[in-house]
RNA sequence: ACGGUGCGACAGGUGACGGCGUACGCAAGUACGAGGAAAGUCCGGGCUGCUGCAGAGCAGGGUUCCGUCUAACGGACGGCCAGGGUAACCUGAGGGAAAGUGCAACAGAGAGCAGACCGCCCUUCGGGGUGAGGGUGAAACGGUGGGGUAAGAGCCCACCAGUGCCCUUGGCAACAGGGGCAGCUAGGUAAACCCAACCCGCAGCAAGAAGCGCCAGGUUAAAGCUCUGCAUCCUAAUGAGCGCUUCGCUUAAGCGGCGCCGUAAGGCGUCCUCUAGAGAAAUCGUCACCCACGACAGAACCCGGCUUAUCGUCGCACCGUGUUU
RNA sequence: GCGCACGUAGCUCAAUGGAUAGAGCAUCAGACUUCGGAUCUGAGGGCUGAGGGUUCGAGUCCUUCCGUGCGCGCCA
Numbered sequence: 001a002c003g004g005u006g007c008g009a010c011a012g013g014u015g016a017c018g019g020c021g022u023a024c025g026c027a028a029g030u031a032c033g034a035g036g037a038a039a040g041u042c043c044g045g046g047c048u049g050c051u052g053c054a055g056a057g058c059a060g061g062g063u064u065c066c067g068u069c070u071a072a073c074g075g076a077c078g079g080c081c082a083g084g085g086u087a088a089c090c091u092g093a094g095g096g097a098a099a100g101u102g103c104a105a106c107a108g109a110g111a112g113c114a115g116a117c118c119g120c121c122c123u124u125c126g127g128g129g130u131g132a133g134g135g136u137g138a139a140a141c142g143g144u145g146g147g148g149u150a151a152g153a154g155c156c157c158a159c160c161a162g163u164g165c166c167c168u169u170g171g172c173a174a175c176a177g178g179g180g181c182a183g184c185u186a187g188g189u190a191a192a193c194c195c196a197a198c199c200c201g202c203a204g205c206a207a208g209a210a211g212c213g214c215c216a217g218g219u220u221a222a223a224g225c226u227c228u229g230c231a232u233c234c235u236a237a238u239g240a241g242c243g244c245u246u247c248g249c250u251u252a253a254g255c256g257g258c259g260c261c262g263u264a265a266g267g268c269g270u271c272c273u274c275u276a277g278a279g280a281a282a283u284c285g286u287c288a289c290c291c292a293c294g295a296c297a298g299a300a301c302c303c304g305g306c307u308u309a310u311c312g313u314c315g316c317a318c319c320g321u322g323u324u325u
Numbered sequence: 326g327c328g329c330a331c332g333u334a335g336c337u338c339a340a341u342g343g344a345u346a347g348a349g350c351a352u353c354a355g356a357c358u359u360c361g362g363a364u365c366u367g368a369g370g371g372c373u374g375a376g377g378g379u380u381c382g383a384g385u386c387c388u389u390c391c392g393u394g395c396g397c398g399c400c401a
Stems, first nucleotide, its partner, number of pairs: 001321010012290007020033005035296001039307002042305005047204004060200005065079005080094001081092004095195002100193002102189002117134002119130004142160006161185002163182008208247007218238004254274001256271006291294001326397007335350004343381001352368005374390005
């Protein structure tokens, strides 16, 4: 210099005039006023009701290498294994198929404790043996060599590969290394049923709580009346329905700075001039200047993640190739 | 705002994880007819809404988006 990898930050700025929402104020006015995704609603939690509290189980659903973090998670971080890349690094729903059941079109002789079409061998010519060679398929029941045999075959042996068991070293663990034994060779599929371990009660702020006004019918109570019953009227309470208001509502597992602990995610301590809360729903318009010429996009109970959309600009760390010193 | 369902030919619908995804209507061509309609025969038309994954194999199973539709307000 070129090419690449992984993180992080910003998300037009300033000023003038006018306007909108909330709070405060008698008023003038003052202060504050969308995002990194506010989005999708894909996960998790707070909160609220079912329900006065606690526990167990069935059904149903979810998760899946190991450890850690966290309020929790299917998230994050660190590691292991497998695959990809020269490398930095990236990707992975990554438990169990030597518990059981199921499935595998077409082709092929045969598709799951299989199978004889060609070939090879034997033959009494009826047939039998053989999975080594050919051929089919996504997949055909270890590989090479030797022995053996009628021909063959882990049938036997040596070496190699894999699996299981035992011992051992390192590691919290997943796992990795070493040694020995067993001819054991056990196919694929669990994002098919299933098994194992662990987790989950259901609904959602249109949750829910309180209040005001109008008011049909009913019920209850007192009085109008000396007693009983019935009906009606009046008063009060209750009250379906209709209309409306307030709370929930925003200072919170918050953002940021600094110090310490930790490889990291994160934790602890401390500081802080930081902080939308509406209810058909505010956060905007015009002008001027500057530049890199402005993308995706607009809160509706709140928070932690994931995913998706996004004009561009900048910073940090690292890798490869070439050249120069 | 919250919850749920569905996307297959121009339209309406089928298809148990299995060969080149079918059917009716519609379209086009031919036959019949003087011409047209009806009828008969035949043909074309799909990357199953988009991307990724599991599997030998995906319209179907899983996942992320896109689009469309439905339900839910208090009391009993």